Predicted 3D model of RNase P RNA and transfer RNA as a complex of 447 nucleotides. It holds a member of the Rfam family "Bacterial RNase P class A". The coordinates come from a structure-prediction model, not an experiment, and the mean pLDDT is 77.
RNA sequence: AGAGUCGUCUGGGUUACCGCGUCGGAGUUAGCUCGCUAAUUGCGCCGAGGAAAGUCCGGACUCCACAGGGCAAGGUGGUGGGUAACGCCCACUCGGGGUGACCCGCAGGAAAGUGCAACAGAGAGUAGACCGCCAAGCAAUUGGUAAGGGUGAAAGGGUGGUGUAAGAGACCACCAGCGAUGAUGGCGACAUUGUCGGCUAGGUAAACCCCACCUGGAGCAAGGUCAUAUAGAGAGCGUUUGAGAUCGGCCCGGUCGAGCUCUCGGGUAGACCGCACGACUUCGUUGGCAACAACGAGGCUAGAUAGAUGGUGACCCAUCCGAUACUCGCGAGAGUGCGGUGGACAGGAUCCGGCUUAUAGGGCGACUCUUCUU
RNA sequence: GUGGGCGUAGCUCAGCUGGUAGAGCGCCGCGUUGUGGUCGCGGAUGUCGCGGGUUCGAGUCCCGUCGCUCACC
Numbered sequence: 001a002g003a004g005u006c007g008u009c010u011g012g013g014u015u016a017c018c019g020c021g022u023c024g025g026a027g028u029u030a031g032c033u034c035g036c037u038a039a040u041u042g043c044g045c046c047g048a049g050g051a052a053a054g055u056c057c058g059g060a061c062u063c064c065a066c067a068g069g070g071c072a073a074g075g076u077g078g079u080g081g082g083u084a085a086c087g088c089c090c091a092c093u094c095g096g097g098g099u100g101a102c103c104c105g106c107a108g109g110a111a112a113g114u115g116c117a118a119c120a121g122a123g124a125g126u127a128g129a130c131c132g133c134c135a136a137g138c139a140a141u142u143g144g145u146a147a148g149g150g151u152g153a154a155a156g157g158g159u160g161g162u163g164u165a166a167g168a169g170a171c172c173a174c175c176a177g178c179g180a181u182g183a184u185g186g187c188g189a190c191a192u193u194g195u196c197g198g199c200u201a202g203g204u205a206a207a208c209c210c211c212a213c214c215u216g217g218a219g220c221a222a223g224g225u226c227a228u229a230u231a232g233a234g235a236g237c238g239u240u241u242g243a244g245a246u247c248g249g250c251c252c253g254g255u256c257g258a259g260c261u262c263u264c265g266g267g268u269a270g271a272c273c274g275c276a277c278g279a280c281u282u283c284g285u286u287g288g289c290a291a292c293a294a295c296g297a298g299g300c301u302a303g304a305u306a307g308a309u310g311g312u313g314a315c316c317c318a319u320c321c322g323a324u325a326c327u328c329g330c331g332a333g334a335g336u337g338c339g340g341u342g343g344a345c346a347g348g349a350u351c352c353g354g355c356u357u358a359u360a361g362g363g364c365g366a367c368u369c370u371u372c373u374u
Numbered sequence: 375g376u377g378g379g380c381g382u383a384g385c386u387c388a389g390c391u392g393g394u395a396g397a398g399c400g401c402c403g404c405g406u407u408g409u410g411g412u413c414g415c416g417g418a419u420g421u422c423g424c425g426g427g428u429u430c431g432a433g434u435c436c437c438g439u440c441g442c443u444c445a446c447c
Stems, first nucleotide, its partner, number of pairs: 001370010012316007020047002023044002026041007049345001053356002056354005061219004068252004073215005078092005093107001094105004108210002113208002115204002130149002132145005157175006176200001178197008223273004232264006244256003280299008317343001320340003325336004375446007384399004393430001401417005423439005
């Protein structure tokens, strides 16, 4: 200098005027139960995000009169750790990719069983004679053979030798792989290595399935308090021979139990709590490889209800464009000044931890490869 | 807030247990006719919404994502 990998931060700034929402405090008006409520006008503080999004996981919280058990269903899937919990995160192991930094992995079981493998091919899972090779035969053909050829994604270990009519784990040596069993290291997954065995066991579980572990259901329209409104009619089932509820699928079982379901019609449709101090956040120290945890000192940071955070202007910053003046340069061009342009994705709705997706531009850090120079 | 379904040719849809993607209408050409239609013959047409993965092989299986749509409280 070129090419690349990983991590992290930011997401325009300052200000003026007008406007919106919560809260605090002050004034005015109205009401009454006489110190509160409502309306309204100034003032002051605060007022979206890294994803507020998708709603894909996990929890907090609330209710189900909390009694469960079995089956079914769903989910997770290397090991160890973190966490409130997780399908998330960290570290390691194994497998795959890359020259490398580094990246990817739904990564248990195929000697428990069942299924599947198109086309091609002689033969596709109990292997298999198309060509070839060998033997017999005049020949047609018959028999032996898995070394060699051909087909295929895949052809039932590889190399060398012995052996043979030709061949073959038929036998032997070495290597790969499998099973059993030890040793060493590691918490463990696993790694290295020794002995024995039979000579080879194929692929697919993101096919059924098996194994291990996990899961009660509903969701802030949860749930609670107050206020307001009302008009019933018909059908079916049921009242100890038990409808229905707990209970979203079934069975057993427990408890409650006199109403329940459907159709038509009528009415109310408001306020408050839940609801903003929390697994919160900033800095520091300690422990840990890390995720993270503990301790100490500070900080307070939206609560709307059909949904508030908007509009206009000025200056500055990033970006791009233009003409021209000056400076530097042989030149391409660069810098300063001037004028204009102008900032992506997108917005709370009970709250948190994650994941995923969208995102103009900018900053910082660590590292790798190649080439050149010293 | 919760739970389903769909995306395949220009349009409407098939494709169930993975094996070279089809039908009807439409389109193009030729024939028939004086011309057009009808009819007959022949032909073209797919990033299977998108991106990854599993497998020898993916429209189909798995994961993520985008869009459309339905139902319930």